Predicted 3D model of a 73-nucleotide RNA (transfer RNA) from a Eubacteriales bacterium. The organism belongs to Eubacteriales, within Bacteria. Rfam family: tRNA. By type it is a transfer RNA. Gene Ontology term of the family: triplet codon-amino acid adaptor activity.

């Protein structure tokens, strides 16, 4: 220094051909059990790593930037 993968919610991961982002797990509050734990309802939690551009409209598509991983030199 080149090349290629990952970056999304507190973790752990989806997210179809661009059309207003979800899932377990944790949390929270209620049910329920003498009482824990397990069920069960309902809820909060996110500048989609950053900057910028296309576009009516970006998690997605294009450039650059960081950061980790892996490979080349």
């Nucleotide at each position: 220094g080149g090349g290629c993968g990952a970056u999304u919610a507190a973790c752990u991961c989806a997210g179809u051909u661009g059309g207003u982002a979800g899932a377990g797990u944790g949390c929270c509050a209620c049910c329920u059990c003498g009482a824990c734990a397990a069920g069960g309802u309902g809820g909060a939690a996110g500048u989609c790593g950053u900057u910028g551009g296309u576009u009516c409209g970006a998690g997605c598509c294009c450039a650059g930037u960081a950061u980790c991983g892996c490979c080349c030199a």